[in-house]
Predicted 3D model of a 403-nucleotide RNA (Bacterial RNase P class A) from a Candidatus Zhuqueibacterota bacterium. Taxonomically the source falls in Candidatus Zhuqueibacterota (Bacteria, Pseudomonadati). Its mean pLDDT, the model's own confidence on a scale to 100, is 77.
RNA sequence: AAAGCAGGCCGGACGGUCGCCUCGCUGGUGGCACCGCCAUCGGGCGGGGAGGAAAGUCCGAACUCCACAGGGCAGGACGGUCGCUAACAGCGACUCCGUGUGAGCGGAGGAAAGUGCCACAGAAAACAGACUGUCCCGUUCAUUCGGGAUAACGGUGAAAAGGUGGGGUAAGAGCCCACCGCCCCGGUGGUGACAUUCGGGGGCACGGUAAACCCCGUCCGGAGCAAGACCAAAUAGGUUUCGUUUUCCCGCCUGUGCGGGAAGAAGGGAUGCCCGCCCAACCUCGCUUGCGGGGACGAAACGGGUAGGUCGCUCGAGCACGUCAGCAAUGGCGUGCCCAGAUAAAUGGCCGUCAUCCCGGUUUACCGGGAUACAGAAUUCGGCUUACAGGCCUGCUUUGGAU
Numbered sequence: 001a002a003a004g005c006a007g008g009c010c011g012g013a014c015g016g017u018c019g020c021c022u023c024g025c026u027g028g029u030g031g032c033a034c035c036g037c038c039a040u041c042g043g044g045c046g047g048g049g050a051g052g053a054a055a056g057u058c059c060g061a062a063c064u065c066c067a068c069a070g071g072g073c074a075g076g077a078c079g080g081u082c083g084c085u086a087a088c089a090g091c092g093a094c095u096c097c098g099u100g101u102g103a104g105c106g107g108a109g110g111a112a113a114g115u116g117c118c119a120c121a122g123a124a125a126a127c128a129g130a131c132u133g134u135c136c137c138g139u140u141c142a143u144u145c146g147g148g149a150u151a152a153c154g155g156u157g158a159a160a161a162g163g164u165g166g167g168g169u170a171a172g173a174g175c176c177c178a179c180c181g182c183c184c185c186g187g188u189g190g191u192g193a194c195a196u197u198c199g200g201g202g203g204c205a206c207g208g209u210a211a212a213c214c215c216c217g218u219c220c221g222g223a224g225c226a227a228g229a230c231c232a233a234a235u236a237g238g239u240u241u242c243g244u245u246u247u248c249c250c251g252c253c254u255g256u257g258c259g260g261g262a263a264g265a266a267g268g269g270a271u272g273c274c275c276g277c278c279c280a281a282c283c284u285c286g287c288u289u290g291c292g293g294g295g296a297c298g299a300a301a302c303g304g305g306u307a308g309g310u311c312g313c314u315c316g317a318g319c320a321c322g323u324c325a326g327c328a329a330u331g332g333c334g335u336g337c338c339c340a341g342a343u344a345a346a347u348g349g350c351c352g353u354c355a356u357c358c359c360g361g362u363u364u365a366c367c368g369g370g371a372u373a374c375a376g377a378a379u380u381c382g383g384c385u386u387a388c389a390g391g392c393c394u395g396c397u398u399u400g401g402a403u
Base pairs, nucleotide, nucleotide: 001399002398003397004396005395006394007393008392009391010390012354013353014352015351016350017349018348020049021048022047023046024045025044026043027041028040029039030038031037032036051374055385056384058383059382060381061380062379063224064223065222066221070275071274072273073272075220076219077218078217079216080094081093082092083091084090095108096107097106098105099104109215110214114213115212116209117208118207131154133150134149135148136147137146138145162180163179164178165177166176167175181204182202183201184200185199186198187196188195189194228311229310230309231308238302239301240300241299242298243297244296245295246263247262248261249260250259251258252257264282267279268278269277283294284293285292286291287290318337319336320335321334322333323332324331325330355372356371357370358369359368360367361366
């Protein structure tokens, strides 16, 4: 100097002027149940006012309401190990595999429980073989024909029954041996995943694929601030249909009464189903004594009213700085700070100066013109993903040159 890798930050600034929202203190005027409250005045003074992604609504929670004795099946999510965290499919470190010259980047339970798939090519794609060939026997002019053995050499393919060397064989083959590879057991190191230049055993299960089915392990209630709470107001606390409203016993009392208990019971009870468990109206009148009316409980349909106000609503698993512990994520301690709460939804308009970038003029200085990204809170927080003109900082890698 060039080309890269990883991380972090800014993303317009200042001044003037007019305007908007909110919070705190306070003033004037009026009213009242009177020293407090309500209404009103663009009153006065002071503080604050969109993000690093506010986006996506993907994951996790806080919070609110509903619900849950328990068990089983189903369903869903996650998946190397160990830590962090309120929690997570997040973050950190480590281990292994792949990839890059490298800084780095990507991935992750199980293929020895089982089933399935691997196009085309190839003889054959996993209990998977004989296309070219090699060897032996018989036959023949001739490896011409037939039979047997073989998988070493070669071909196809992404992948074809482990590699090198030696022995052995008719020719070959882990057929046998040595070393390596692979598997199992032990030792050593490590919390562990794993490692091992340690020891022993085994001729050896010789491919891939599980975001294929599946197996293993861990976890999982629902809904969501339009949650929910309160106040005020209004209507029709309406109409119709269907179902249930049972049996027995005891006590008091002598009244077709009162009280209690047991069984049963329509129906109901967090995601689907099953078992189980829990809750549950069980009355009254009339009459021809089993029928009708009413009430109560439950299910469904139709219809009507209100859709106004206040709270929730911003002090937070908060932010900044320092320090200690830790490889780090992060946690402890100390000091300081308070930084939007709108409700059809506020934070804007204009002027001037400057900043950055681009183009042109120009030897520089300088002058002129243009542009200034992605994009806007709505309960809050921790993440992930996506978008972003331009600029800055830190660390590291490779290459070239100089000293």